[in-house]
Molecule: small-subunit ribosomal RNA
Organism: uncultured bacterium
RNA sequence: AGAGUUUGAUCCUGGCUCAGGAUGAACGCUGGCGGCGUGCUUAACACAUGCAAGUCGAACGAGAACCAUUGGAUCGAGGAUUCGUCCAAGUGAAGGUGGGGAAAGUGGCGGACGGGUGAGUAACGCGUGAGCAAUCUGCCUUGGAGUGGGGAAUAACGGCUGGAAACAGCCGCUAAUACCGCAUGAUACAGCUGGGAGGCAUCUCCCUGGCUGUCAAAGAUUUAUCGCUCUGAGAUGAGCUCGCGUCUGAUUAGCCAGUUGGCGGGGUAACGGCCCACCAAAGCGACGAUCAGUAGCCGACCUGAGAGGGUGACCGGCCACAUUGGGACUGAGACACGGCCCAAACUCCUACGGGAGGCAGCAGUGGGGAAUAUUGCACAAUGGGGGAAACCCUGAUGCAGCGACGCCGCGUGAGUGAAGAAGUAUCUCGGUAUGUAAAGCUCUAUCAGCAGGGAAGAAAAUGACGGUACCUGACUAAGAAGCCCCGGCUAACUACGUGCCAGCAGCCGCGGUAAUACGUAGGGGGCAAGCGUUAUCCGGAUUUACUGGGUGUAAAGGGAGCGUAGACGGCCAGACAAGUCAGAAGUGAAAGCCCAGGGCUCAACUCUGGGACUGCUUUUGAAACUGCCGGGCUGGAGUGCAGGAGAGGUAAGCGGAAUUCCUAGUGUAGCGGUGAAAUGCGUAGAUAUUAGGAGGAACACCAGUGGCGAAGGCGGCUUACUGGACUGUAACUGACGUUGAGGCUCGAAAGCGUGGGGAGCAAACAGGAUUAGAUACCCUGGUAGUCCACACUGUAGACGAUGGAUACUAGAUGUAGGAGGUAUCGACUCCUUCUGCGUCGCAGUUAACACGAUAAGUAUCCCGCCUGGGGAGUACGGCCGCAAGGUUGAAACUCAAAGGAAUUGACGGGGACCCGCACAAGCAGCGGAGCAUGUGGUUUAAUUCGAAGCAACGCGAAGAACCUUACCAAGACUUGACAUCGUAUGACCGCCAUAGAGAUAUGGAAUUCCCUUCGGGGACAUAUAGACAGGUGGUGCAUGGUUGUCGUCAGCUCGUGUCGUGAGAUGUUAGGUUAAGUCCUGCAACGAGCGCAACCCUUAUGAACAGUUGCCAAUAUUAAGUUAGGAACUCUGUUCAGACUGCCGAGGUUAACUCGGAGGAAGGUGGGGAUGACGUCAAAUCAUCAUGCCCCUUACGUCUUGGGCUACACACGUGCUACAAUGGCUACUACAAAGGGCAGCGAGCUGGUAACAGUAAGCCAAUCUCAAAAAAGUAGUCUCAGUUCGGAUUGUGGGCUGCAACCCGCCCACAUGAAGUUGGAGUUGCUAGUAAUCCCGAAUCAGAAUGUCGGGGUGAAUGCGUUCCCGGGUCUUGCACACACCGCCCGUCA
Repeated sequence: AGAGUUUGAUCCUGGCUCAGGAUGAACGCUGGCGGCGUGCUUAACACAUGCAAGUCGAACGAGAACCAUUGGAUCGAGGAUUCGUCCAAGUGAAGGUGGGGAAAGUGGCGGACGGGUGAGUAACGCGUGAGCAAUCUGCCUUGGAGUGGGGAAUAACGGCUGGAAACAGCCGCUAAUACCGCAUGAUACAGCUGGGAGGCAUCUCCCUGGCUGUCAAAGAUUUAUCGCUCUGAGAUGAGCUCGCGUCUGAUUAGCCAGUUGGCGGGGUAACGGCCCACCAAAGCGACGAUCAGUAGCCGACCUGAGAGGGUGACCGGCCACAUUGGGACUGAGACACGGCCCAAACUCCUACGGGAGGCAGCAGUGGGGAAUAUUGCACAAUGGGGGAAACCCUGAUGCAGCGACGCCGCGUGAGUGAAGAAGUAUCUCGGUAUGUAAAGCUCUAUCAGCAGGGAAGAAAAUGACGGUACCUGACUAAGAAGCCCCGGCUAACUACGUGCCAGCAGCCGCGGUAAUACGUAGGGGGCAAGCGUUAUCCGGAUUUACUGGGUGUAAAGGGAGCGUAGACGGCCAGACAAGUCAGAAGUGAAAGCCCAGGGCUCAACUCUGGGACUGCUUUUGAAACUGCCGGGCUGGAGUGCAGGAGAGGUAAGCGGAAUUCCUAGUGUAGCGGUGAAAUGCGUAGAUAUUAGGAGGAACACCAGUGGCGAAGGCGGCUUACUGGACUGUAACUGACGUUGAGGCUCGAAAGCGUGGGGAGCAAACAGGAUUAGAUACCCUGGUAGUCCACACUGUAGACGAUGGAUACUAGAUGUAGGAGGUAUCGACUCCUUCUGCGUCGCAGUUAACACGAUAAGUAUCCCGCCUGGGGAGUACGGCCGCAAGGUUGAAACUCAAAGGAAUUGACGGGGACCCGCACAAGCAGCGGAGCAUGUGGUUUAAUUCGAAGCAACGCGAAGAACCUUACCAAGACUUGACAUCGUAUGACCGCCAUAGAGAUAUGGAAUUCCCUUCGGGGACAUAUAGACAGGUGGUGCAUGGUUGUCGUCAGCUCGUGUCGUGAGAUGUUAGGUUAAGUCCUGCAACGAGCGCAACCCUUAUGAACAGUUGCCAAUAUUAAGUUAGGAACUCUGUUCAGACUGCCGAGGUUAACUCGGAGGAAGGUGGGGAUGACGUCAAAUCAUCAUGCCCCUUACGUCUUGGGCUACACACGUGCUACAAUGGCUACUACAAAGGGCAGCGAGCUGGUAACAGUAAGCCAAUCUCAAAAAAGUAGUCUCAGUUCGGAUUGUGGGCUGCAACCCGCCCACAUGAAGUUGGAGUUGCUAGUAAUCCCGAAUCAGAAUGUCGGGGUGAAUGCGUUCCCGGGUCUUGCACACACCGCCCGUCA
C1' cells in the first nucleotide's frame, strides 16, 4: 500500500466482497509447563445455608463459668479399743473475701466509609472552567478561654401478668462521660450606635470601638496522659449557582397556570415559586421548544496516517439505586444495601389470633442463556472502625482453587548419519517424493518427575501464601503437537472415489465421467499450545468527502419569478478590541499513552523521572484581516434627461381568404374514399357550377438557428392603457448590493365547476376494411372537448436534460438593435464600441462524448439536490384539492450488479457501391410412368455400422451367392486365430479311413529338417506355466491425422512510427482502376508476411534433333507400307521459340488502366487443370489408421455351418429407358481418341439362330490383341396408331463364371408385350468446342454397372440489363445483441 467482481474487450461511475487490528467473548477439534491479568454482557429473576460492622470495663450499674484464699458441713482409707467410743491422713459442701470477666443492658464513637449493581436518568446527571458578598463541616491540625456547684430519673435487675411465637404491659430498686437547672464567660450570636477603608447593586472588612441582652462543660486513670465545654483559623468533606459541551426522530410545531415575573411572608446550613397569600401576563420555541425512542457520564479502551468512528468490561473519578412505591426520624453527615414507619407484590412460620424476611456484599443454589469460577485460607502485609493500649472486628484486602478467557515466556531435543533402508504415495515402470527424515552412533537436561537445602516479603515479635520462589544433586530422549488451508483474491498439487448426485462457498464461483474448488489419501503451505468458525467494532471506504466528493449524458439544478429570516459583501482614513495573534499565570486528579532509566533470569507485569494531555479560565499586550461605531468617496446599484427596436401584456373595434350550412338558378348520374375496397352521400336531383345569406374558429405570403418575455409562452389590422430591456448623456442618491430556507405570485396541454358558444377538427362510441385475431394503424361518420367569461387544478422530456450573481482568461465569422468615426453630394464601403442570437476554434476542463467569453475554463458568494439496483415516487401518517389527484415520503424482502461514454464485431423488412448462371434472356431437364440404385419407415432371430439443410441420401462401398461380414441362429475353443518371453519333447507339414453340417475328434500308414568351431545354434511343431494376447465394444464433446464448407471469395495480419488514459485506430480509409488489398495517385504513415498473380502440368502454332514397332512425296514392289528404300509429310518424344498492353490511335490526373486497330496460330489472366490465406461450423470420421480414458476377459475374444445385409403397405433423393417420324426397323458404306492385356488379351478356322463352345497363330505390346466405334451417310420400309413407338413383367429352353447361382448373379433364343401420348405446385444444370446428343475405354473384379472415373465424335440458343430473389465483398449508420436476430426481451396462463 491494495485486490476480486458489471464487459467480447475498454475507460468511468457505483455498490457488494476480501486481506489488517481488536474482544469480559462463545462454539468445533486439540491440549506440556510457568508468570501476570481476567471471568453472569442474559432475569435490577427468585434465593436454602454460612459469613460480610463492630468496638470501648480507662464512661456506668449489675455480673455467669473459672481461679486463689478463708471456711469448714459431709464422707472417711487406716489405727486404737474394755466395742460404748476415740484418734485420724485425706475429701472438701454452704457461706465470706479477692481476682476473673462470658452474655445482656445504659452510655460513647462507628453502622452516611468500605463492598455491590447500572434499573432509572437526555438532566447542571456528567465533563470542563468559574462563582457563593447565599452556605455547613464529626473525627484531625493549630491558637485563645474554661472545666465551679447541685438535682431528678431510667434500663439492666427482681417480682407479677398476657401471648404459640415475635414480643408486650404493670409494680419495685439502681449507676454514669445518659438527662436537667444554677453560677461564670467572650475576638460567639442578636439589637442600638461612632469612625475609617474597600467593592460588584443587595453589601464586605477594620478600629481585638462603645452599650445592652443570650448561651457551656464530664469525667476516667497504671499519674505518662486521654477526655469534656465555648471560640478563632486551617485542612478535609459536603451543599448550591452559572458559561460551554453532551444520541436519534419534524411522518413530533407549537408548549406551559406555580406556568414567567414582582411585593410580603414561611421554610432551609444556605439562594430560590422551594412553599403560601396577593398583583401583573408573562416565559420557552426552526440557533428545534414540546413529544417519542434510546442511554448512567467521564478519565480512558479499540481502530485510524490524521481528522474522525465505535465502546464505556476490568482499574480510577462522579452520579443513581438497594424487592416495588412513598415517608420521615436520628445524626456533623442519610431521607440510610446488611436502620425505622406505611402501602404493594412475593416467600416463610403459626396454636389462625398474629408475626418474620429482602445476596445489585463474599461464597453458594435454582432459573434464564451460546456463555462466565470455590458454600477455600489468613488478617502475615496494605488500609478501615472502635479502644489510652493490649487487642477485637474487617468475604475491604492479601493469597490459594477452577477456566488456554487474554497477554507474555519456555519446552516437546542437539550433532552426525545415503544402503538415499523399509513402509506409503505416484509413475512415461526408468524413476520420483516423503527424506537426514527414521534407524544407527555421539551428546545434552530447559520443563515435568525424584532427593536435599531453602528465602525476601518483617523497622523488636508476628508469614495465610508455603516447604512456595530459588539453588544443588542423581536419573532416563524419555512424559509433552495440534489445528486450518492448498481454483483466483492468497503462501501451498497430485492420485483415487463421486458424476449438477453427494456436497463446497467470504466474493467471483466449483460439481452434468479425466474436478489442483466435493470426499479420502500422499505431499505441500501457514500458525503453533493453540488453530479455525461465528458474533460485534474500527480500518481499507475519499462509500456522508472539516481534512476530503459530486450534480449536461452515470444518482443528483427546485417549472419560473418576487422577496422575509439568514449567509456573504466596494474604496479611504479614524476609534474600539468581540473574533484573531503573542507572552505570563492557574487548572487540565491518579492510573493509562510516549520517552529515558530501574526491578522480577527475559518478557508480559511493575517502579522512578520527564513529556504530552492539542482544552478551559484569568491577565498583559498587538491592531494587519473579519466584526462593531461614527465620518467621507463613486467605480457596484439606482434615479433623471434624450432616443430608436420589438408576435411583451390587457381591453375594445375592424378585415379578407377558406371550410361548413341555408336559399335560389344551371345541370345529370354518379360522388366520395383507398394499396385495393366497402360503409357513407345521391333520381325526394347529390358531386360540379353561379349568385345571395348565416355562423364560428384560425390568421397564407411576409417568415429568417429573426424579434420579445422570468418561465409557461407570444404572429391579420387599428386604437387605448401598460411592463421590461437597449443606446447615448453624466445632472442626482451614496453601497441603497448578491443570494434566498420558509412564504407569496405566475405557470403548456389535459381535466373539473357555473354560464355562454359550437364552423372545422376530434378522445369515447358506431359502421366498413385489413388480419389467424385487430378492442389498432386505413376509411365513413361522430359526442365530450377544442372557443369565450369567471373560478379551480399545479403537473410535463416545464430540456440547454446545464440554479443565480460577479470578475478574469487567444481569436475567426454570420446575424438583430443602437451609438461614434471614416468616406461621400448622397447611398454603399471601411474602422471602433455596447447589448442580444448563432457557427467554428486556442489554452484549459472532461470517463469519454463534448464544452470552450452565452464555459462544462480560472476563482468567490448564496440556494436546491444526490449517495447501488429493484421494492417505489408505492404504503401509512400529515397538508392541499369539488373530484381526478398533487405534495411530503418509508420499511420488510430481494439481487451482485444496475448504469454512463466510447471500441471491435455480428445483425437491420437502414443507406451507398460492387461481384457471382444470383436474377433476367435462352437450351435441356427433374417433379407424372416403368425399372435401377441409395435413404427413411415398417418388418425381422438378424435385416451390422456410419453419413442428416446447403455441406446425408448411385455417400464410406473402385463392385454383399460362400468369403467379404462387423449382424442373427446353432455348434465348438480358452495363453487363445495373431505377437514376444521360459521349460520339456520332437522334425514339422502332409496322406488315408471312420463319425459329423463343418469346425473338429478318433484310428492307421509313411517320414526323420538346416548350419556347426561338435559345445551348440536356427526355423518349425506339440505339451505346459504365467506375464499377456484379442475387441469393427463406448466416448469424434478427451485427441492426432485426414476431409467437407463458406470459397479460388479477396481477404487475413505483423514490425516500427504516429494518434488515443484505454479497448483500439492508422496502415487496410479516400479518388480512379482491376478477375483480384490488381495497379496508380493522394494521405502520419513507412515497410513486410500469408493469400491474388506468376513459377508447374495439359491443350492450341512453329523450329531443331531423333526416325522404330509409327509415316510414304518421289523410285521399285505387293492382295496389303507387304518389302526394298526414303527422313520430306503425319505422328511420337525431347529441347527451344512464341504473347509482353510490346506497337499505333483515342480517352484518362503527362498515371494506373480502358476502348479501338495492326500484325499474329493465339490478344489483353488464350482454354483447362493442379494449387484452397487467417479463420468459422465442439461440422464429419475412435468402422482406414493412430491414440488417452472407461469397459469385456471360458467372452463384448476366436473358429465353423447355415441365414441375414437382397425383406415391403408406403415416403423421399439420384439416375436409366421411354412416350416416337429431327423417329423405329433392315441392308450397305465411312471417320476417332484414350486405355487394358500372361492365373491375361486372344486373331483366324470349325460348330451353334445366339449367348458361347472347340481348336489355335500372335503378343509382356506405337509390332499381336480387346476392337465393331456410334451418332453420321446411302438405299428401302413403316405413316401417327398405345403403333413395326415403348420395353416392364412372366413362361420355356439354353450359355458362362464359380466348391456352390434356392434364398441371391450375368448373358442368349423363342414367346409374352404392362405403365407411358411430354408430366401440378415447385425446382436443377449450363455462357462455347459449352449445353444437348453419340459411342469407346478403364479401375474394382472368378462372375456380377443404368454407378464412378476417363476418352473422343456431332454440335447449338441466349445474355436488354442489375429493379427484384439467393450468396458474397467494401464503406457508412443505428443498436438494450456478443451463445452475437435461430439474439435479447415484455405480459398472461400453467